[in-house]
Context: one part of a larger RNA
RNA sequence: AGUAGAUGGUGGAUGCCUUGGGUAGUAGAGGCGAUGAAGGACGCACUAGACUGCGAUAAGCUGCGUGGAGCUGUCAAGAAGCGUUGAGGCGCAGAUGUCCGAAUGGGGCAACCCAAUCCAUAGCAAUAUGGAUUACUCUAUUUAGAGAGCGAACCUAGCGAAGUGAAACAUCUCAGUAGCUAGAGGAAAAGAAAUCAACGAGAUUCCCUCAGUAGUGGCGAGCGAAAGGGGAAAAGGGCAAACCGGGUGCUUGCACUCGGGGUUGAGGACGACAACAUUCAAGGGGUUUAUCUAGCAGAGUUGCUUGGAAAAGCAAGCCAUAGAAGGUGAUAGCCCUGUAUGCGAAAGAUACACCCUAGAUAGUCGUAUCCAGAGUAGGUCAGGACACGGGAAAUCCGGGCUGAAGCCGGGGAGACCACUCUCCAACCCUAAAUACUACUACUACACCGAUAGCGCACAAGUACCGUGAGGGAAAGGUGAAAAGAACCGUGGGUAACGGAGUGAAAUAGAACCUGAAACCAUCUACUU
Numbered sequence: 001a002g003u004a005g006a007u008g009g010u011g012g013a014u015g016c017c018u019u020g021g022g023u024a025g026u027a028g029a030g031g032c033g034a035u036g037a038a039g040g041a042c043g044c045a046c047u048a049g050a051c052u053g054c055g056a057u058a059a060g061c062u063g064c065g066u067g068g069a070g071c072u073g074u075c076a077a078g079a080a081g082c083g084u085u086g087a088g089g090c091g092c093a094g095a096u097g098u099c100c101g102a103a104u105g106g107g108g109c110a111a112c113c114c115a116a117u118c119c120a121u122a123g124c125a126a127u128a129u130g131g132a133u134u135a136c137u138c139u140a141u142u143u144a145g146a147g148a149g150c151g152a153a154c155c156u157a158g159c160g161a162a163g164u165g166a167a168a169c170a171u172c173u174c175a176g177u178a179g180c181u182a183g184a185g186g187a188a189a190a191g192a193a194a195u196c197a198a199c200g201a202g203a204u205u206c207c208c209u210c211a212g213u214a215g216u217g218g219c220g221a222g223c224g225a226a227a228g229g230g231g232a233a234a235a236g237g238g239c240a241a242a243c244c245g246g247g248u249g250c251u252u253g254c255a256c257u258c259g260g261g262g263u264u265g266a267g268g269a270c271g272a273c274a275a276c277a278u279u280c281a282a283g284g285g286g287u288u289u290a291u292c293u294a295g296c297a298g299a300g301u302u303g304c305u306u307g308g309a310a311a312a313g314c315a316a317g318c319c320a321u322a323g324a325a326g327g328u329g330a331u332a333g334c335c336c337u338g339u340a341u342g343c344g345a346a347a348g349a350u351a352c353a354c355c356c357u358a359g360a361u362a363g364u365c366g367u368a369u370c371c372a373g374a375g376u377a378g379g380u381c382a383g384g385a386c387a388c389g390g391g392a393a394a395u396c397c398g399g400g401c402u403g404a405a406g407c408c409g410g411g412g413a414g415a416c417c418a419c420u421c422u423c424c425a426a427c428c429c430u431a432a433a434u435a436c437u438a439c440u441a442c443u444a445c446a447c448c449g450a451u452a453g454c455g456c457a458c459a460a461g462u463a464c465c466g467u468g469a470g471g472g473a474a475a476g477g478u479g480a481a482a483a484g485a486a487c488c489g490u491g492g493g494u495a496a497c498g499g500a501g502u503g504a505a506a507u508a509g510a511a512c513c514u515g516a517a518a519c520c521a522u523c524u525a526c527u528u
Base pairs, nucleotide, nucleotide: 001527002526003525004524005523006522007521008520009519015513016477017476020448021447022445023444024443025442026441027440028439029437030436031150032149039100040099041098042055043054044053046078049075050074051073061094062093063092064091065090066089070082071081072080105114106113107112115134116133117132118131119130120129121128122127136147137146138145139144154185155183156182157181158180159179165172169218195201196200205232206231207230208229209228215223216222236429237428238427239373243260244259245258246257247256248255249254250253265407267371268370269369270366271365272364273363279360280359283357284356285355286354287353289351290350291349292348293347295343296342297341301316302315303314304313305312317334318333319323325337326336327335378402379401380400381399383397384396385395388414409424410423411422412421413420464471465470484512487499488498489497490496
């Protein structure tokens, strides 16, 4: 020095565990904000720090309800107190709520500085302190009201890439995607045919299919319908105009405004006749009921043995509309919390139903006259959207230039024409079926179990890094219970260790469950 064995050290794998995560689902909620939000700064305790809570009334104040013996949040003790005259806890409704922040009296390098007006208090007064008000924009309810900012995804609109694919690349694709901006709602958008079709159907939306079809396409890569069929859900309405009436204005025959009327593919005005019905109510109010926001009741086991401990084993019982689950010194239906089941609200909220109500709602005949959405439809030029890349390219959208008809009218049926069929543009609203989940409650898992699972099971978006945008960790486990080792000794010792003691166990001793390997020692044997 090596080999082997043993005993230790180091180290923290493995096993076991779970406070935390992940993914779905069901129900709710779908917003908060000038009554000052989201998010913060600084404070507040017997308190030095962190978290939580709160705001100079500061781990809290008031009322109502619930509840019934403990409590003064956690790390985390101690001290001093509170509570059956009902505390602490929980729920509902209030009060207070510094400073910053849309931040809004003015300013500003956020959490700071400086005002004005009125009132109150003190003062003779200057002044000081306290309270209130004072930003901007819009609106003919103007001594008032609204807006502003924040928020995960979903939605609509405006702007709008590139990596990529085409085995290169330019049309094309990726893709109207990502991203940016604006706006809205609990959903949004769309929506009651100038639609489809060719028998006819009868708003929109979503799903299945039609169908990877018809098409489109450097006819490459690719892109890719619709009608029809089957389902989910179903709901239809209002204006403009003609005409009638009121008002205002003036340039006196027009304009504006208010009320009635009217809303359709063949209607309305108008004229005549008849009638005051019927039905609805998506807005508002009320009543009952139910549910939610605290809670309450809630069955049933003993003995022996082993053991540190019984929930284990043995024996004998009991309950079960409850044998879900968790805890308890090992594995508990019957010990505890619960579970099945039944019950409960002073206050606040939600929903269905019913009642009331603003309000809405119709007929027949006639056809002379009037009305029925104009810089619109359409055309042309250059674009965009349609599955459709300019194509035979209809249809739709908006930009430039143009520009009708008006019911004997007009649009469409994929160039265009005829016939036929069908619909009525140029105004508006509309629930449900559909999309999503930051948030609340509950449930489930051939999901993870501390290098996993969220980045975070722990003072984690922390420490730390970066001028900044931003990046971003590591770190869980004594024991049933701290019973966390009094006292003695060795030692320089508040290091470490040896006794003693606790404990079932201390090789469970806080660098604490188990404690692998690498690595380092000691002892024994052997080899050289």

Overview: The part of an RNA shown here (large-subunit ribosomal RNA, domain I) has 528 nucleotides and comes from Helicobacter bizzozeronii CCUG 35545. Rfam family: Bacterial large subunit ribosomal RNA. Its mean pLDDT, the model's own confidence on a scale to 100, is 85. The RNAcentral record of the full RNA draws on ENA and SILVA.